The RNA shown here (small-subunit ribosomal RNA) has 1554 nucleotides and comes from Verrucomicrobia bacterium ADurb.Bin118.
Taxonomically the source falls in Verrucomicrobiota (Bacteria, Pseudomonadati).
It matches the Rfam family "Bacterial small subunit ribosomal RNA". Rfam links the family to the GO terms structural constituent of ribosome and ribosome.
It was read from a public genome assembly.
[in-house]
RNA sequence: UAUACGGAGAGUUUGAUUCUGGCUCAGAACGAACGCUGGCGGCGUGGAUAAGACAUGCAAGUGGAACGCUGGUUGUCGGGUAGCAAUAUUCGACAAUUGGAGUCGCGUAAGGGUGCGUAACACAUGGGUAAUCUACCGUUAAGUCUGGAAUAACUCGCUGAAAGGCGAGCUAAUGUCGGAUGUGUUUGCGGGAAGAUCUCUUCCGGCAAAUAAAGUUGGGGACCGCAAGGCCUGACGCUUGACGAUGAGCCCGUGGCCUAUCAGCUAGUUGGUGGGGUAAUGGCCCACCAAGGCCGAGACGGGUAGCUGGUCUGAGAGGACGACCAGCCACACUGGAACUGAGACACGGUCCAGACACCUACGGGUGGCAGCAGUCGAGAAUCUUUCACAAUGGGCGCAAGCCUGAUGGAGCGACGCCGCGUGGGGGAUGAAUGGCUUCGGCCCGUAAACCCCUGUCAUUUGCGAUCAAACCUCGCGACCUAAUACGUCGCGAGUUGAUAGUAGCGAAAGAGGAAGGGACGGCUAACUCUGUGCCAGCAGCCGCGGUAAUACAGAGGUCCCGAGCGUUGUUCGAAUUCACUGGGCGUAAAGGGUGCGUAGGCGGUCGGAUAAGUCUGACGUGAAAUGCCGGAGCUCAACUCCGGAACGGCGUUGGAAACUAUUCGGCUCGAGGAUUGGAGGGGGGACUGGAAUUCUCGGUGUAGCAGUGAAAUGCGUAGAUAUCGAGAGGAACACCUGUGGCGAAGGCGAGUCCCUGGACAAUUCCUGACGCUGAGGCACGAAAGCUAGGGGAGCAAACAGGAUUAGAUACCCUGGUAGUCCUAGCCCUAAACGGUGCAUGUUUGCUGUGGGCGGAAUCGACCCCGUCCGUGGCGAAGCUAACGCAUUAAACAUGCCGCCUGGGAAGUACGGCCGCAAGGCUAAAACUCAAAGAAAUUGACGGGGGCCUGCACAAGCGGUGGAGUAUGUGGCUCAAUUCGAUGCAACGCGAAGAACCUUACCUGGCCUUGACAUGCAAGUAGUAGAAUCCUGAAAGGGAGACGAGUGUAGCAAUACACAGCUUGCACAGGUGCUGCAUGGCUGUCGUCAGCUCGUGUCGUGAGAUGUUGGGUUAAGUCCCGCAACGAGCGCAACCCCUGUGUCCUGUUGCCACUCCUGCGAAAGCGGGAAGCACUCCGGACAGACUGCCUCGCUUAAACGGGGAGGAAGGUGGGGAUGACGUCAAGUCAGUAUGGCCCUUACGGCCAGGGCUGCACACGUACUACAAUGCCCGGCACAGAGGGACGCAAGAUCGUAAGAUGGAGCUAAUCCCUAAAACCGGGCUCAGUUCAGAUUGUCGUCUGCAACUCGACGGCAUGAAGCUGGAAUCGCUAGUAAUGGCGCAUCAGCUACGGCGCCGUGAAUACGUUCCCAGGCCUUGUACACACCGCCCGUCACAUCAUGAAAGCCGGUUGUACCCGAAGUCGCUUUUCCGCGCCGAAGGUAUGGCUGGUGAUUGGGAUGAAGUCGUAACAAGGUAGCCGUAGGGGAACCUGCGGCUGGAUCACCUCCUUU
Repeated sequence: UAUACGGAGAGUUUGAUUCUGGCUCAGAACGAACGCUGGCGGCGUGGAUAAGACAUGCAAGUGGAACGCUGGUUGUCGGGUAGCAAUAUUCGACAAUUGGAGUCGCGUAAGGGUGCGUAACACAUGGGUAAUCUACCGUUAAGUCUGGAAUAACUCGCUGAAAGGCGAGCUAAUGUCGGAUGUGUUUGCGGGAAGAUCUCUUCCGGCAAAUAAAGUUGGGGACCGCAAGGCCUGACGCUUGACGAUGAGCCCGUGGCCUAUCAGCUAGUUGGUGGGGUAAUGGCCCACCAAGGCCGAGACGGGUAGCUGGUCUGAGAGGACGACCAGCCACACUGGAACUGAGACACGGUCCAGACACCUACGGGUGGCAGCAGUCGAGAAUCUUUCACAAUGGGCGCAAGCCUGAUGGAGCGACGCCGCGUGGGGGAUGAAUGGCUUCGGCCCGUAAACCCCUGUCAUUUGCGAUCAAACCUCGCGACCUAAUACGUCGCGAGUUGAUAGUAGCGAAAGAGGAAGGGACGGCUAACUCUGUGCCAGCAGCCGCGGUAAUACAGAGGUCCCGAGCGUUGUUCGAAUUCACUGGGCGUAAAGGGUGCGUAGGCGGUCGGAUAAGUCUGACGUGAAAUGCCGGAGCUCAACUCCGGAACGGCGUUGGAAACUAUUCGGCUCGAGGAUUGGAGGGGGGACUGGAAUUCUCGGUGUAGCAGUGAAAUGCGUAGAUAUCGAGAGGAACACCUGUGGCGAAGGCGAGUCCCUGGACAAUUCCUGACGCUGAGGCACGAAAGCUAGGGGAGCAAACAGGAUUAGAUACCCUGGUAGUCCUAGCCCUAAACGGUGCAUGUUUGCUGUGGGCGGAAUCGACCCCGUCCGUGGCGAAGCUAACGCAUUAAACAUGCCGCCUGGGAAGUACGGCCGCAAGGCUAAAACUCAAAGAAAUUGACGGGGGCCUGCACAAGCGGUGGAGUAUGUGGCUCAAUUCGAUGCAACGCGAAGAACCUUACCUGGCCUUGACAUGCAAGUAGUAGAAUCCUGAAAGGGAGACGAGUGUAGCAAUACACAGCUUGCACAGGUGCUGCAUGGCUGUCGUCAGCUCGUGUCGUGAGAUGUUGGGUUAAGUCCCGCAACGAGCGCAACCCCUGUGUCCUGUUGCCACUCCUGCGAAAGCGGGAAGCACUCCGGACAGACUGCCUCGCUUAAACGGGGAGGAAGGUGGGGAUGACGUCAAGUCAGUAUGGCCCUUACGGCCAGGGCUGCACACGUACUACAAUGCCCGGCACAGAGGGACGCAAGAUCGUAAGAUGGAGCUAAUCCCUAAAACCGGGCUCAGUUCAGAUUGUCGUCUGCAACUCGACGGCAUGAAGCUGGAAUCGCUAGUAAUGGCGCAUCAGCUACGGCGCCGUGAAUACGUUCCCAGGCCUUGUACACACCGCCCGUCACAUCAUGAAAGCCGGUUGUACCCGAAGUCGCUUUUCCGCGCCGAAGGUAUGGCUGGUGAUUGGGAUGAAGUCGUAACAAGGUAGCCGUAGGGGAACCUGCGGCUGGAUCACCUCCUUU
């Protein structure tokens, strides 16, 4: 540079993320099967299961030119018979031809089938055979002489049912035997040459011995012979050799399955000597001798399996498979055996035994489809009882020919691959049906119809093949020969086709005969409607279905493929998910508890040699087919043919010598040794010591001690505790003590002595690679536990008691035994952890600390510097999923070992080994799930931490909870007590007004196009309407005098239409359901301070940063700092009311000043004018901003404290305003609205009843319980509202509610209007002059109507109640408390409720420990429906698989023995018998391995709503976990030792920064 080839992912764990990791899918393939469907052709392919059993037919015969016999036919000849004869017929002979069985030869060992067995020299590949054979075939040499005896067939006899057998007699041969010859061959003896070399082989001479044969047939001139024939010449045979070819036998190297829960196997076993046997080597067999042989590089055993070329898949490396075709092997009903033969231990042969089947006269026989068809059986499943030898090939034959289920063809099956068709063009009213619809339309759709064409395939019909060339016959020619015979060769002619009247070609007719299957949630191309309603069902994974299902079922449409399409099964791929290519092990699964060390693997440096590995050249082989490339033939393709390359390998040989290896010789840096030295809780033994606990004795002393959250059990007046003294005994060694030391790990801590291991440093003296790792193996190995003997102070499983608790087999307390300690021996496990194997090397640093040495300096040290070894912290690069690791690596490399491959079942069962036992080591499967997991993120949560806020607590005031009543709710009741609201955030809530109405509920009576809207059609003329009457509770039903209207045309009559009515159809109507289908609105967290975004930056990512930090605020308010810079929704402000002032306006407001007037003694009051000063109404402005001063805080800023001024001061007070979102919060009954449901009723009307019902429980209120009060009298001051179906004054009547009456007022004008307070009097602590329920009675008012069921008034009655348990609510200032007034709804009212208004008017807040709620930061988490979370175990029930189990039933195999067929061999033998060895099947006894079943039993798994508890996750409420031991319904608890994979607080050390 060119060419060729060439690797894709997705879904699923989570709230989200990254990783680990499994499961699943998309692809290709098949000897397939199943479902639906199915037009044609070509080429392939088709019993994979029962090597199960087989009816029937066929699959191996052939040769008369090897042989005899016996038939048929024809001819000739001879004899007989009949006939006149032709002739017919019979007998015999001969010839030709054609049959039959038999002898003999060759074949039957090939071809064809199957895959049982076999883990083996069976196969593959490459060699050896000097250790061998080979019929037929080819080439070549020599020969083929001469005799004999039998025997089938046949005949006769006997016997048997049959199959068959026996005896006698005759006969032939290319059958068989003797003799001769000996080219040769074989053997023996000896010589020479060549080659191999463990044996020997080949060739050339010599001597000796042994050893062959068969004929048949064609032709023929001379010669011989009566003839046959001899003789000559061919052909086919026969014999002995040699060589070749082909085929076979034997031996060897190498290669290819699983299992160690198979670790030891072996007596002909291993070898030798000598024999036997074979074609041939060899324990192949035998006798004797020796004691060997195999094995961790897997023997022996078990399981499975024909092997290969190849096939499928894959980028490849690999993985799986071994149908068809081809090579090899094995087998032929099962087992054994030999015979014949060139070849067999023989598929269609023999013998024996066995099983099975058939025949039988019961005596006995016969059979072997894993040949081709075919049948039954089992099975999901696999074909015709076909044609032909025409071709190819095979057997026999001289040949013709015969045989050939080999083969060639056809048939059946969409089983596969390939090809073709089911039409092509035009065609818009965009037809109809169907589907959808927003009702407009859209889709199917140029699709159809319709018009014009074409004629593939199929159909009918006509013609019609290739595959065929030979053999043979005839003719001609050449060669051979004596020959024109024969024979051979060449040329010419003739003859031969199953497939098949097929392929192909032509003609005819007509779009005529020919399309389905699957899918449509994501993966994955393709969407809607209807039905269904966690049902029916779907599903490969995730998952759909509980009333709006693109996921079920149907339909329309769409997508994919198409004579097929799907499903199931299997294989490879995807899967780098066993990782050679190409993975991992700190926390995901995974480092052995630790060391020593065997085999093995790996190994420093220099030089020489060799050439095993390695590299390279040549040669041989690697069958063909297949696959690839090029080309060719069938119309194409599939298919087939030709050529090439390839066949990755093996062998032989020549060469190279770098590396590895082997070997020889060196070296010193790896390793080891030597010398000197110091450090150390390294190990073992002996001895010694003091403190403390307990106990004993004695003294002092008195009532408690001890213990806990609080107690109790316990101890103590028999003197405890306390205290002093003396003593006993055992165990452990405070302080020093330190991320300090030592050890391989476990582990090691008082002191002294003895014995002893290792490391380190310095010196650089010695050896000379002696090294590293290490499967098995051996040793050590905390605690607990075991055995035996001691010991026993304290502590302490078990146990006992006391508490706690619902319980408490626990946590707490009082006791307490094993044990803890020692000696000897077991056990062998731990979170035996740095969760990090060992060794070696390389790679920036900073800083502690332990040990040693050196330098400089010093009197000497310390400090300092350097270096080696150890031990820590932080960090660069790098690595990591992240966390993190980082010269002590988890970085970069090398060597070796161990281990992992989804979770559970399970570190379990079974088996084996070890142990006294407990148990340990090794170590599965069925079944089940789609996850299990790691790290990190955001939230939420914590009986975690920090900071902060709030009438949250505290400090106060007043209440609720007790009483009575009102009201709402629950419950109960009922024909109905309509419905909704249900923790906060339902309960004086919807309801701002239930006697009827309302009203939705109940009972009863009625209406049915309807009480109401729109449209269509038809009908109707005293129509619409309607006084009045009847019935009735009303509604409704019935009658009905009277009695209209509009428009157009027309003079009018009248006609038509509208309105109306009636009828019918569409439809109305529904407070029926779903607030979990919705809109809208609302509540709540919460007026809490938060919630987000853009860009940038950091992180693989989810995300983080910003928003955290330091201050500050009511506030994410503001300031400062900062990888952030900005912004949005919230906060604040802007808006309204209110508090101060200025200005403007001036009626209905105001009345100071001025005037007029009335009354009055006057003060003064009333009216009017004038006026707008004041108040006020309304409007416009001003004002407050930490602006000023001062102090504080970090120099500062923000801000905070104080002050001035001001009506108001630090958001002045109040209101409106409610971020992102949460609660599937509330509402389908306010309205709207999808879907569903009802339609003479779930719609509509009416009357009455109910919503008011009352044992009871709760919420919210009112009124009280009284003297800060009640009663009576007097008297003062509001604001905000309302008023025409209204408010109503003054006046009159009534005790009063109220009535009469009506001035004024459409309202700043008139009306409705204060009470507490204040003044005076009474009451005097009592169920009262408190309180007012209840009840009686008389009234008033509203209203059609006050019975159920209104309010109010008068008189009378006078209940509970004397301040309220546990608990609980509101409120921080004009607030609480308290007093009245108004309004909405409304005929009236149960309002004591709701919404407003004004009057009077407090107390307290130290403070944030606690309760509740909230905000921010941080921490842990197994939670994410988010702690009302998650989750563990027993028990109970159901189902499933599995272990154990007394046994029972099989399979397979070992050992010993018994019996012993056929048969080879041996002995004997004329023959026939007979005997012996071996020996299949069978039997007896006893083992091993393996499978099935099994009462009962063990655990395990799974299963919407079972029981008991609460173990774990947060400090999970006793931190958890590991090992071990004991105990307990259960999770578990406790003891001992260990770990951090423990939160929190404090301290120590180290690090970082300064």